[in-house]
Context: one part of a larger RNA
RNA sequence: GGACGAACGCUGGCGGCGUGCUUAACACAUGCAAGUCGAACGAGAAUCUAGCAAGUUGAUCAAUUCGUUGUGAAACAUGCUGGAGGAAAGUGGCGGAUGGGUGAGUAACGCGUGAGCAACCUGCCUCGCACAAGGGAAUACCCUCGGGAAACCGUGAUUAAUACCCUAUGAUAUGCAGAGAUCGCAUGAUUUUUGCAUCAAAGCGUUAGCGGUGUGAGAUGGGCUCGCGUCUGAUUAGCUAGUUGGUGAGGUAACGGCCCACCAAGGCGACGAUCAGUAGCCGGCUUGAGAGAGUGAACGGCCACACUGGAACUGAGACACGGUCCAGACUCCUACGGGAGGCAGCAGUGGGGAAUAUUGCACAAUGGAAGGAACUCUGAUGCAGCGACGCCGCGCGAGCGAAGAAGGUCUUCGGAUUGUAAAGCUCUGUCCUAAAGGAAGAUAAUGACAGUACUUUAGGAGGAAGCCCCGGCUAACUACGUGCCAGCAGCCGCGGUAAUACGUAGGGGGCGAGCGUUGUCC
Numbered sequence: 001g002g003a004c005g006a007a008c009g010c011u012g013g014c015g016g017c018g019u020g021c022u023u024a025a026c027a028c029a030u031g032c033a034a035g036u037c038g039a040a041c042g043a044g045a046a047u048c049u050a051g052c053a054a055g056u057u058g059a060u061c062a063a064u065u066c067g068u069u070g071u072g073a074a075a076c077a078u079g080c081u082g083g084a085g086g087a088a089a090g091u092g093g094c095g096g097a098u099g100g101g102u103g104a105g106u107a108a109c110g111c112g113u114g115a116g117c118a119a120c121c122u123g124c125c126u127c128g129c130a131c132a133a134g135g136g137a138a139u140a141c142c143c144u145c146g147g148g149a150a151a152c153c154g155u156g157a158u159u160a161a162u163a164c165c166c167u168a169u170g171a172u173a174u175g176c177a178g179a180g181a182u183c184g185c186a187u188g189a190u191u192u193u194u195g196c197a198u199c200a201a202a203g204c205g206u207u208a209g210c211g212g213u214g215u216g217a218g219a220u221g222g223g224c225u226c227g228c229g230u231c232u233g234a235u236u237a238g239c240u241a242g243u244u245g246g247u248g249a250g251g252u253a254a255c256g257g258c259c260c261a262c263c264a265a266g267g268c269g270a271c272g273a274u275c276a277g278u279a280g281c282c283g284g285c286u287u288g289a290g291a292g293a294g295u296g297a298a299c300g301g302c303c304a305c306a307c308u309g310g311a312a313c314u315g316a317g318a319c320a321c322g323g324u325c326c327a328g329a330c331u332c333c334u335a336c337g338g339g340a341g342g343c344a345g346c347a348g349u350g351g352g353g354a355a356u357a358u359u360g361c362a363c364a365a366u367g368g369a370a371g372g373a374a375c376u377c378u379g380a381u382g383c384a385g386c387g388a389c390g391c392c393g394c395g396c397g398a399g400c401g402a403a404g405a406a407g408g409u410c411u412u413c414g415g416a417u418u419g420u421a422a423a424g425c426u427c428u429g430u431c432c433u434a435a436a437g438g439a440a441g442a443u444a445a446u447g448a449c450a451g452u453a454c455u456u457u458a459g460g461a462g463g464a465a466g467c468c469c470c471g472g473c474u475a476a477c478u479a480c481g482u483g484c485c486a487g488c489a490g491c492c493g494c495g496g497u498a499a500u501a502c503g504u505a506g507g508g509g510g511c512g513a514g515c516g517u518u519g520u521c522c
Stems, first nucleotide, its partner, number of pairs: 001522004006518005013394006019387002021352001026350003030347003035094003040091002047084007055076003061070003101305003110230008120222002125218007133167004143156001145154003173198011203210002231277003238268003243265006250258001280302004284295004307328005330341004358384001360383003366380001367378003397427004407418004431463001432459006441449001466511005471492003477506005487494002
């Protein structure tokens, strides 16, 4: 000098674009953040409506002994039956493995880079081929009964499906057996053919379609293996029994001590094993002429984690942030028998800290999930709010103006300086205020932002300057006060009675909505 997710002090006009818990992966009140499909299925509350039943109030009319009695329109609520309606819940499907957060752990094939899989999987999507024939038994919701404070659980009865099951058909699938061809990279791969065995399906519909099953190929996404690279310490020198290898069996989508039985005794290490410390890695970012050094906020890729530890289930995919089970710590409810919870999602609270924001608006756009669609959901996202936290832009006026005013300061008392600075005169309207108009972003419609950006008109210099420094380095000097005191200080060093170095004032220098200080890196 440059840089910063900064903080602190003084000061502070506007806008655009960014950015904002670096500390306690500390604990969390409250709300929201993952639902959707009635074109898979049964059932169906509120409400509206039609009819019927008995009931309550009782217009009108009639009778009347004027007390009332009879008739019964209309209204009201109840019950039953039918229709419309479609809430909440349930079965089923798809999605909750994406998106979003955090960096605790991890020195590792975790990441980066380059290869390999003749050892693998892949829902939705695309392109092909071939199919979808018969039947059956349940069950949730609802109802009933019971237990429980609750969470919830159990008995009985009934019912549907694209839920479940059985049978059929069946190959270019899989397995076994056989024959042949081509090729390779060791196990082998591809392909032709014969036989046997095994396995499938689901319907809905507004009649346009949407779906179902098997299989081949693709695309996408993943899994595994290997070469090389990847911090510090030797005041860590030896480490290792599933350890290293083999055979067999198991397991996996798949190779493999991945697991197990048996056998052998190996394997790693000064080219640094093991141990200990520290740390998510990278694209990048900062700095530097470069080599390099430092760093890994925001944005993008990968990994890991989801109160702590462990486990599996479902599924194409998880050993699953807003799923399940177990254990633990903590918090809450309880009728003491038992239960409930997990913000490292978005806001927000307490705490910690030098320090880091709103319990905002909208799905209008982009994207995602479900759906044929309408549309629903979406704290992803788009926006707004707060903070000079950063970068950039603009402004706080312009021109003329010497009686060089007054005041201040200094003075050799002559004057010098502040200084064209002010006043005054003439203008301008960026910003501002008010009024009017008013977008693009949106394809026919649909705009949170927002009456925003912008435009026009009017008004009026009005509302908008500070901070640090002035001994040398280093641009900028005098007076007074103080008297090794009070103080300053990045280094050298100033201050003990004439201090350009402390404090104040005048003047000056630098930068400017900022300026200094501190911290860290080059």
Small-subunit ribosomal RNA, 5' domain from an uncultured bacterium, 522 nucleotides, folded computationally. RNAcentral holds the full RNA, with entries from ENA and SILVA. Its Rfam family is "Bacterial small subunit ribosomal RNA". Model confidence (mean pLDDT): 83 of 100.